[in-house]
Molecule: transfer RNA
Organism: Nitrososphaeria archaeon
RNA sequence: GCCGCGGUGGUGUAGCGGUAGCACCCCGGGCUGUGGACCCGGUGGUCGUGGGUUCGAUUCCCACCCGCGGCC
Numbered sequence: 001g002c003c004g005c006g007g008u009g010g011u012g013u014a015g016c017g018g019u020a021g022c023a024c025c026c027c028g029g030g031c032u033g034u035g036g037a038c039c040c041g042g043u044g045g046u047c048g049u050g051g052g053u054u055c056g057a058u059u060c061c062c063a064c065c066c067g068c069g070g071c072c
Stems, first nucleotide, its partner, number of pairs: 001071007010024004018055001026042005048064005
């Protein structure tokens, strides 16, 4: 330098045009002699950055940044 994959709450991930879900963590409550486990509820995400297409973009297109792998 070229090619491929990936970047989404604190962490791990799903979602592939129509208001972003799940699990863990955390907070509150229930249960318990206390705690754990279990049950219920809640907080937290400008979806890597900037443009473009579209009525509408996490999703499609372009450039760039970061990580992983391959080729030279």